Transfer RNA from Roseimaritima ulvae, 73 nucleotides, folded computationally. Rfam family: tRNA. Its family is annotated with triplet codon-amino acid adaptor activity in the Gene Ontology. It is annotated as a transfer RNA. The RNAcentral record of the sequence draws on ENA and Rfam. Its mean pLDDT, the model's own confidence on a scale to 100, is 82.

[in-house]
RNA sequence: GCCCCCUUCGUCUAGCGGCCCAGGACGCCGGGUUCUCAAUCCGGAAACAGUGGUUCAACUCCACUAGGGGGUA
Numbered sequence: 001g002c003c004c005c006c007u008u009c010g011u012c013u014a015g016c017g018g019c020c021c022a023g024g025a026c027g028c029c030g031g032g033u034u035c036u037c038a039a040u041c042c043g044g045a046a047a048c049a050g051u052g053g054u055u056c057a058a059c060u061c062c063a064c065u066a067g068g069g070g071g072u073a
Base pairs, nucleotide, nucleotide: 001072002071003070004069005068006067007066010026011025012024013023018056028044029043030042031041032040049065050064051063052062053061
């Protein structure tokens, strides 16, 4: 250089065009319980890498860009 794959809350992940202004676990914040802590219960905040395109409708399909991984003379 060329080819292939991946990118979603702080972390790990679900999602396969409308049911989802995105769900779960851990973590974080607040509260209950407890003499206190831990554990446990309830509640809350928090994410679709960026840009463009296709479509009535995009996290989902396509292109490019960026980052990461693998292959190859």